Model confidence (mean pLDDT): 81 of 100. Lysine riboswitch aptamer from a marine sediment metagenome, 166 nucleotides, folded computationally. Of the family's consensus pairs, 98% are formed in the model.

[in-house]
RNA sequence: UGGUAGAGGUGCAUCAUUCAUCAGUAAUUAUUCCAAGGAGAAGGGACUCCCGUGAAGGAUAAUGAAAGGGAAAGAUGCCGAAGGCGACGCCGCCCCUCAGAACGUCGCCUGGGUAUCCAGUUAACAGCUGGAUAACUGUCACCUUAACCGGUGGAGCGCUAUCAUU
Repeated sequence: UGGUAGAGGUGCAUCAUUCAUCAGUAAUUAUUCCAAGGAGAAGGGACUCCCGUGAAGGAUAAUGAAAGGGAAAGAUGCCGAAGGCGACGCCGCCCCUCAGAACGUCGCCUGGGUAUCCAGUUAACAGCUGGAUAACUGUCACCUUAACCGGUGGAGCGCUAUCAUU
């Protein structure tokens, strides 16, 4: 210098099943009030369609979801596992503007989980994400010690073991 294999543990990520929540919500139908707009998945334009034989909206009654997120155990792939931030690209229908999510590339940050607080997201006080604080934990360096314990500090492009080359 390169390869191989490992360790951290309430370890990381993905997938599907069941269950609860979402929610008696959205939506549909009927009755009724009201009175001119409404729909084509963000806004505007064009075009098309619906509408005084009542649009949109409100009330009552009946029927009544789903997605996302969560819990349990399971399966799979793993130990920068993975997550986040920024930029660029791509991307909604006929056009323009502005993009959300997803995806891709590049750069930067974070060893790991937990608890508390704050902020964001969300139906949610669950969960997730970020920041701060606190101890815990793994690893290495230095100090101390006969050694263990202990103290200080660093970061995963790290650490341990092993092989090859120089």